Transfer RNA from a Gammaproteobacteria bacterium, 87 nucleotides, folded computationally. Its Rfam family is "tRNA". The family's RNA type in Rfam is transfer RNA. Gene Ontology term of the family: triplet codon-amino acid adaptor activity. NCBI's taxonomy places the organism under Bacteria, Pseudomonadati, Pseudomonadota, Gammaproteobacteria.
RNA sequence: GCCGAUAUGGCGGAAUAGGUAGACGCGUCGGAUUCAAAAUCCGAUUCUCGCAAGAGAGUAUCAGUUCGAUUCUGAUUAUCGGUACCA
Repeated sequence: GCCGAUAUGGCGGAAUAGGUAGACGCGUCGGAUUCAAAAUCCGAUUCUCGCAAGAGAGUAUCAGUUCGAUUCUGAUUAUCGGUACCA
């Protein structure tokens, strides 16, 4: 150089056909229970702003197609694997 795979919250990991992104689990936070704790149960949990209602952003990055993109197309970046050259 060429070919291929992968990239999603704090972590693992879904979303098969383009239609509420993050199901589910771990962790964390709040509560119940307890003399206290562990275990168990209930609720919340991507980020930013907001007292709240809510608003905005977000699937490696930048564009494109589309009413609509994690998903399709192009370019790029990073990691991993294979391969060519290597006087």